[in-house]
Context: one part of a larger RNA
Molecule: large-subunit ribosomal RNA, domain IV
Organism: Opitutaceae bacterium
RNA sequence: AUCUCUCCAAGGAACUCGGCAAAAUAGCCCCGUACGUUAGCCAGAAGGGGCGCCCAUUUAUGGGUCGCAGUGAAUUGGGUCAACCGACUGUUUAGCUAAAACACAGCUCUCUGCGAAGUCGCAAGACAACGAAUAGGGAGUGACACGUGACCAAUGCGGAAAGGUGAACAGCUUGGGUGCAAGCUCAGGCUCUAAGCCCCCGUGAAUGUCGGCCGUAACUAUAACGGUCCUAAGGUAGCGAAAUUCCUUGUCGGGUAAGUUCCGACCCGCACGAAUCGUGUAACGAGUUGACCGCUGUCUCGGAGAGAUGCUCA
Numbered sequence: 001a002u003c004u005c006u007c008c009a010a011g012g013a014a015c016u017c018g019g020c021a022a023a024a025u026a027g028c029c030c031c032g033u034a035c036g037u038u039a040g041c042c043a044g045a046a047g048g049g050g051c052g053c054c055c056a057u058u059u060a061u062g063g064g065u066c067g068c069a070g071u072g073a074a075u076u077g078g079g080u081c082a083a084c085c086g087a088c089u090g091u092u093u094a095g096c097u098a099a100a101a102c103a104c105a106g107c108u109c110u111c112u113g114c115g116a117a118g119u120c121g122c123a124a125g126a127c128a129a130c131g132a133a134u135a136g137g138g139a140g141u142g143a144c145a146c147g148u149g150a151c152c153a154a155u156g157c158g159g160a161a162a163g164g165u166g167a168a169c170a171g172c173u174u175g176g177g178u179g180c181a182a183g184c185u186c187a188g189g190c191u192c193u194a195a196g197c198c199c200c201c202g203u204g205a206a207u208g209u210c211g212g213c214c215g216u217a218a219c220u221a222u223a224a225c226g227g228u229c230c231u232a233a234g235g236u237a238g239c240g241a242a243a244u245u246c247c248u249u250g251u252c253g254g255g256u257a258a259g260u261u262c263c264g265a266c267c268c269g270c271a272c273g274a275a276u277c278g279u280g281u282a283a284c285g286a287g288u289u290g291a292c293c294g295c296u297g298u299c300u301c302g303g304a305g306a307g308a309u310g311c312u313c314a
Base pairs, nucleotide, nucleotide: 002308003307004306005305006304007303008302010300011299014298019295027051028050029049030048031047036041038143052065053064054063055062056061057060066070078293079292080291081290082289083288084287085285086284090102091101106141107140108139109138110137111136112135118127119126120125144280145279146278147277149210150209151208154207155206156203157202158201159200163198164197165196170191171190172189173188174187175186176185177184178183211229212228213227214226215225238272239269250266251265252264253263254262
């Protein structure tokens, strides 16, 4: 010097990407317990008090007594306030990621009338299911609350049958070659004609998409308003510098002595937006972020100690 521990004056996060690690809290009984809330919870919230042994008795108190110390060892919650995401318990990268990812109950669409759809198989057959639309398959979303706007032009899907197009077969027909002929063969024309496609209609919790320019109000600024071009239609409610904001450490407010983070607002949304769901949300989380109390060798700034390893010998 390394590893595992123990202790430390004064300070107490000044350390650091970050309180990482450590310390602290801890048991039982009693008192007491806020905001919020889906009334279940939150909650062991928080915050206080007591605790051994002996005697007495009305079993709740009184008295006494010992120690530095009575959950006397060991075991044994730190807490609070906010924000984001995901409702929750669960599941996952056996062997670097446990999460905001997956799943989930719930919601919606769609297919399926039963020898079901769907799946496996060449088939027989099997599963679905010894089920029968309150059933089964597929897709999306993801508790709950309030909602879920516009566009069917493109793509997809569904429907209808009038027209157009539409292969072979079939029918009719023209010509060539060959053959005595029957015929064989080659090239063409017309008619008829399925699905499909064109055409038409519908359909968004189908794939998806959801504008530009110019002017205008009695300071200025801004534009409720007007004009114009384009479109299938021009983003509604709600939210918004956001897990989304480039410029950007935007601006204002809060917290700090000082805050690129954080919280609350503003809206100029480079490039939010409504089941690739939008906005909220109690409870929950080894999730992410910020703040505070307590606590500490994380640090100022180091020091002391115990054991182990290391080395030699056996």